[in-house]
Context: one part of a larger RNA
RNA sequence: UCCGGCGAGUUACCGUCGUUGGCCAGGUUAAGACCUUCCGGGUCGGAGCCACAGGGAAACCGAGUCUGAACAGGGCGAAUUUGUCAGCGGUGGUAGACGCGAAACUGCGUGAUCUAUCCAUGGGCAGGGUGAAGCGCGGGUUAUACUGCGUGGAGGCCCGAACCCACUUGGGUUGAAAACCGAGGGGAUGACCUGUGGAGAGGAGUGAAAGUCUAAUCAAACGCAGAGAUAGCUCGUUCUCUCCGAAAUAGCUUUAGGGCUAGCCUCAAGCCACUACGCCCCGGGGGUAGAGAUACUGAAUUGGAUGGGGGCCCUUCCAGGGUACCCCACUGAACCAAACUCCGAAUACCGGGACGACUAUCUUGGGAGUCAGUCCGCGGGGGAUAAGCUCCGCGGUCGAGAGGGAAACAACCCAGACCGUCGGCUAAGGUCCCGAAGUCAUGCUCAGUCACAAAGGAAGUUAGGAUGCUGAGACAGCCAGGAUGUUGGCUUAGAAGCAGCCACCAUUUAAAAAGUGCGUAACAGCUUACUGGUCGAGCCUCCUUGCGCCGAUAAUGAACGGGAGUAAGCAUGACACCGAAGCCGCGGGUGCGGGGAUUCUUAGGAUGAACCGUGCGGUAGGAGAGCGCUGUACGUCAGACACAAGCCGUACCGGAAGGAGCGGUGCCGGGGCGUACAGGUGAUUAUGCCGGA
Numbered sequence: 001u002c003c004g005g006c007g008a009g010u011u012a013c014c015g016u017c018g019u020u021g022g023c024c025a026g027g028u029u030a031a032g033a034c035c036u037u038c039c040g041g042g043u044c045g046g047a048g049c050c051a052c053a054g055g056g057a058a059a060c061c062g063a064g065u066c067u068g069a070a071c072a073g074g075g076c077g078a079a080u081u082u083g084u085c086a087g088c089g090g091u092g093g094u095a096g097a098c099g100c101g102a103a104a105c106u107g108c109g110u111g112a113u114c115u116a117u118c119c120a121u122g123g124g125c126a127g128g129g130u131g132a133a134g135c136g137c138g139g140g141u142u143a144u145a146c147u148g149c150g151u152g153g154a155g156g157c158c159c160g161a162a163c164c165c166a167c168u169u170g171g172g173u174u175g176a177a178a179a180c181c182g183a184g185g186g187g188a189u190g191a192c193c194u195g196u197g198g199a200g201a202g203g204a205g206u207g208a209a210a211g212u213c214u215a216a217u218c219a220a221a222c223g224c225a226g227a228g229a230u231a232g233c234u235c236g237u238u239c240u241c242u243c244c245g246a247a248a249u250a251g252c253u254u255u256a257g258g259g260c261u262a263g264c265c266u267c268a269a270g271c272c273a274c275u276a277c278g279c280c281c282c283g284g285g286g287g288u289a290g291a292g293a294u295a296c297u298g299a300a301u302u303g304g305a306u307g308g309g310g311g312c313c314c315u316u317c318c319a320g321g322g323u324a325c326c327c328c329a330c331u332g333a334a335c336c337a338a339a340c341u342c343c344g345a346a347u348a349c350c351g352g353g354a355c356g357a358c359u360a361u362c363u364u365g366g367g368a369g370u371c372a373g374u375c376c377g378c379g380g381g382g383g384a385u386a387a388g389c390u391c392c393g394c395g396g397u398c399g400a401g402a403g404g405g406a407a408a409c410a411a412c413c414c415a416g417a418c419c420g421u422c423g424g425c426u427a428a429g430g431u432c433c434c435g436a437a438g439u440c441a442u443g444c445u446c447a448g449u450c451a452c453a454a455a456g457g458a459a460g461u462u463a464g465g466a467u468g469c470u471g472a473g474a475c476a477g478c479c480a481g482g483a484u485g486u487u488g489g490c491u492u493a494g495a496a497g498c499a500g501c502c503a504c505c506a507u508u509u510a511a512a513a514a515g516u517g518c519g520u521a522a523c524a525g526c527u528u529a530c531u532g533g534u535c536g537a538g539c540c541u542c543c544u545u546g547c548g549c550c551g552a553u554a555a556u557g558a559a560c561g562g563g564a565g566u567a568a569g570c571a572u573g574a575c576a577c578c579g580a581a582g583c584c585g586c587g588g589g590u591g592c593g594g595g596g597a598u599u600c601u602u603a604g605g606a607u608g609a610a611c612c613g614u615g616c617g618g619u620a621g622g623a624g625a626g627c628g629c630u631g632u633a634c635g636u637c638a639g640a641c642a643c644a645a646g647c648c649g650u651a652c653c654g655g656a657a658g659g660a661g662c663g664g665u666g667c668c669g670g671g672g673c674g675u676a677c678a679g680g681u682g683a684u685u686a687u688g689c690c691g692g693a
Base pairs, nucleotide, nucleotide: 001693002692003691004690005689006688011095012094013093014092015091016090017089018088019087020086021085022084023083026050027049028048032044033043034042035041054061055060064076065075066074067073098236099235101233105226106225107224108223109222110221117199118198119197120196121195122194123193124192125190127159128158129157130155134151135150136149137148138147139146163187164186165185167184168183169182170181171180202218204214205213239626240625241624242623243622244621249262250261251260252259253258263370264369265367266366267365268364269363270362277356278355280353281352282351283350284349290343291341292340297337298336301333302332303331304330306329307328308327309326310325311323312322313321314320373398375396376395377394378393379392380391381390382389403414404413405412418588419587420586421585423584424583425582429578430577431576432563433562434561438575439574440573441572442571443570444569450565456550457549460547461546463544464543465542466541468539469538477534478533479532480531481530483507484506485505488502489501490500513528517526518525589616590615591614592613593612594611599606600605627682629679630678631677632676633675634674635673636672637671643669646665647664648663649662650661652659653658
């Protein structure tokens, strides 16, 4: 992992609602007793319970009562009646209460054969080395001290086996082993190791202390019991079809992943009102968007004359003066605001009316689920006008929604799947090939742009516009000129067009600066403006605009889905076609509403066919109708050619769960069908349990 079997809303009592039945102003018995066939039942039993009257805390009063001084008002009642018992179904409560699951707590016991510590009594430690004290002799001293040589044999001494340990490393790591094997390592006369016996234990022991150890278990052992502890948590919860169909919000919550009430769903009953809803008309209030500013509050830029205050400066004390500085007031101009408003929409909301709609709304009651939402568009707050961010409002989608498109892609675009159909039309999106379907017209693009991107940059190119120059010859190029007073004056070592300062005249001219840029120490030299010639038709600059270009750098190769395309790209236009579970056609099923054939009838009614209209996506969830299993009761059926269950095969039937028929197997066990009742009644999932592979 697979296969088979087992495996989860039950039962009791008490409420509550529905339903079926009995009796009814009443309903009903409990314990118990009596009777009784086949133990199923029948008859008594009225104690009690519910109803028949309520109000009050109560005394108490009573169709009223309580509060109150009240004959006031108000509250709850009456007037306005419907119960009760039983069965069944939904649901609540109390019980383990749908099933499995703790970590733990408490009680009573069992453990120190493992291990930690201690006690008693035993045992063990090859060999080698070092050589303390003491002692002897010698030296030495008055004597000691001290010292040499021996002797001696101390030590948590040294080296190193047994023994004990476990520092490093290799292996092992579904092991040979639930801690081992190999190679090295440490201690090895000691706080040493060890045999046997013994002591103390669960909030307790023991601990050279690591929360260590206390039988492979230890921040509180193990066994049994309380016990089915509790689990606002996780997982699981078993056949089918039909109708409807949510929520992820508000308030409160030691509350936030849980609840309760409301909201939203469903079922039943009631109500039928121009109540809800849609469009239109009429009447309203508003202070949002926008806008505004001598209409306020506030913010903020700049100009101005005047006045006031401050700073700085001048000044001979006082006084006074200046000011390209700052502030206030006034004023001009332009401007800003969620917490500004002289103004002020669209929507939304409220009221009235007309129309539409027969549906919905609404009321009461039974049953829920939901309280983690998500993305997209729009209006905003927070953030950084970040986030697949976060928090609100309005709408949509997903959630709970399949189908087509977006290559693939819950949330985007189109569109809401009852079933069938080898029929048709369309939506979004597409029509060169992959891959269903296309042509025409006019422009644009040359970048493979198309088929990611900004500030910014550029004689890319399209269209439109503006100023100026231009056959009296423009623009660009080429040829030539580009001079004179003069080296202008000043400054300067020098300053001659060209360091700098001032001025910027005049002459000759077709034209030529008191000089545009290089250059020189300064000159020189080159060049420009300006002019002529040559050439011969457009040229310079700017604005708007379509499509392109650069800007363009990231981690596997990845920015048309691929091929390919110069139209098969982009823009505009035209007419076609393809394209979905949308719409239409045909056939079928079913819910609801209408409709009433037919049959029955106690003539009240029941039954409801054809046909018409309209619906049938669906999670949580509500409601309804069925299938199958086991057993019981009654009825019925097959069975000697044997029958039934079970098992194997099979091309049949039904809207599903499912159900037949036939063939085989099965050799005495029972079985099928109908009706009713009862339930240990349905299994791909619980790291489910047991067995097997």

Overview
A computed fold for a 693-nucleotide part of an RNA from a Planctomycetaceae bacterium, annotated as large-subunit ribosomal RNA, domain II. The coordinates come from a structure-prediction model, not an experiment, and the mean pLDDT is 83. Its Rfam family is "Bacterial large subunit ribosomal RNA". Taxonomically the source falls in Planctomycetaceae (Bacteria, Pseudomonadati, Planctomycetia, Planctomycetales).